[in-house]
RNA sequence: GCGCCUGUAGCUCAGCACGGAGAGAGCGCCACGCUCCGGACGUGGAGGUCGCAGGUUCGAGUCCUGUCAGGCGCA
Numbered sequence: 001g002c003g004c005c006u007g008u009a010g011c012u013c014a015g016c017a018c019g020g021a022g023a024g025a026g027c028g029c030c031a032c033g034c035u036c037c038g039g040a041c042g043u044g045g046a047g048g049u050c051g052c053a054g055g056u057u058c059g060a061g062u063c064c065u066g067u068c069a070g071g072c073g074c075a
Stems, first nucleotide, its partner, number of pairs: 001074007010027004020058001029045005051067005
């Protein structure tokens, strides 16, 4: 230099081959219940502009372009 893969909540990830209602799960965090207190358990809640910037579209996490970071391969 070229090609491929990955990037979504604090962490680990699903969702994407085929675009379609308010973006999810587990763990963690907060509150309450339970308990003498804590843990476990139960209930509820907060937390994301889907790496970044554009484009296509009525509509994009998903498609297209550029770019950044990490990984793998070729040279």